[in-house]
């Protein structure tokens, strides 16, 4: 010092509701409530989900489609407080 692992101890993030604003929607920004979280800090690179303006399709009813969106699905890659067993 660095790995697994997370007892304490300083803080940290903030689910949901709620007001506004933003978008076609999914969603995301602020504000404020905290459900939770040892990466619930960043990254769309893979797997899922979610949305369908646009575009195809259909005689309608609708289908399909992502370039759009979810890091609080999951895996990856990257950063990083403390310090007991």
């Nucleotide at each position: 010092c660095a790995g697994c692992a997370g007892a304490a101890a300083c803080g940290g993030c903030a689910a949901u509701g709620u007001a506004c604003u933003u978008g076609a929607a999914a969603g995301a920004g602020u504000a404020u409530u905290a459900c939770g979280c040892a990466a619930a800090g960043c990254u769309a690179c893979c797997g899922g989900u979610c949305u369908a303006a646009g575009g195809g399709c259909a005689a309608c009813a609708g289908c399909c489609u992502a370039c759009g969106a979810c890091a609080g699905c999951g895996g990856g890659g990257u950063u990083u407080c403390c310090a007991a067993c």
The RNA shown here (c-di-GMP-I riboswitch aptamer) has 85 nucleotides and comes from Colwellia sp. The source organism's lineage runs through Bacteria, Pseudomonadota, Alteromonadales, Colwelliaceae and Colwellia. Its mean pLDDT, the model's own confidence on a scale to 100, is 88.